[in-house]
RNA sequence: GCCACCAUAGCUCAAUCUGGUAGAGCACUCGCCUUGUAAGCGAAAGGUUAUGGGUUCGAUUCCCAUUGGUGGCU
Numbered sequence: 001g002c003c004a005c006c007a008u009a010g011c012u013c014a015a016u017c018u019g020g021u022a023g024a025g026c027a028c029u030c031g032c033c034u035u036g037u038a039a040g041c042g043a044a045a046g047g048u049u050a051u052g053g054g055u056u057c058g059a060u061u062c063c064c065a066u067u068g069g070u071g072g073c074u
Base pairs, nucleotide, nucleotide: 001073002072003071004070005069006068007067010026011025012024013023020057029043030042031041032040050066051065052064053063054062
């Protein structure tokens, strides 16, 4: 230098392919349980879906550019 893939909650990851209310586990908070703690059970909270633009009635999803990361080739 060229090519491919990835970027979503504090962390690890779904949903994307086929556009239509953004979810799970862990962690945190509260409650139940327990003599007490852990474990277990329940609930709540937590998101500019990397950034900017385009298409569309509607974009995490499709298109373009940018940034960052990983891998391959030279």

Description
Predicted 3D model of a 74-nucleotide RNA (transfer RNA) from a Candidatus Aenigmatarchaeota archaeon. The RNAcentral record of the sequence draws on ENA. Its Rfam family is "tRNA". Rfam classes the family as a transfer RNA. The coordinates come from a structure-prediction model, not an experiment, and the mean pLDDT is 81.